C1' cells in the first nucleotide's frame, strides 16, 4: 500500500439479500426448596462502529473514515 472478509444489547449470535431488529446467555423480580443450585413465569437492555448519499423507507444498497481477522507485494 493493495485486495478481501467482518464490526447489530454486558455476552454470543440471527434478521427470508429494502417494510423498520429476534434468540440464547448473563442481570433483575416472582414461584418452587429449610437454604442454594436447577427448572417453571415475567420484566430490562439497541439510536446497528463513525459520518454522509440513495429511497417514502436503510442492518440491508453506495461513498470516505475508525478498529479487527486473512492474502499478495
Nucleotide at each position: 500500500u493493495u485486495c478481501u472478509c467482518c464490526g447489530u444489547g454486558g455476552u454470543g449470535c440471527a434478521a427470508u439479500u429494502g417494510g423498520a431488529a429476534g434468540c440464547g446467555c448473563a442481570g433483575c423480580g416472582g414461584u418452587c426448596u429449610u437454604c442454594u443450585a436447577a427448572g417453571c413465569c415475567g420484566c430490562c437492555g439497541a439510536u446497528u462502529g463513525u459520518a454522509g448519499g440513495u429511497u417514502c423507507g436503510a442492518a440491508u444498497c453506495c461513498u470516505a473514515c475508525c478498529g479487527g481477522g486473512g492474502a499478495a507485494a
This is a predicted structure of a 73-nucleotide RNA (transfer RNA) from a Bacteroidia bacterium. The prediction has a mean pLDDT of 82. Rfam family: tRNA. It is annotated as a transfer RNA. Its family is annotated with triplet codon-amino acid adaptor activity in the Gene Ontology. The source organism's lineage runs through Bacteria, Pseudomonadati, Bacteroidota and Bacteroidia. RNAcentral holds the sequence, with entries from ENA.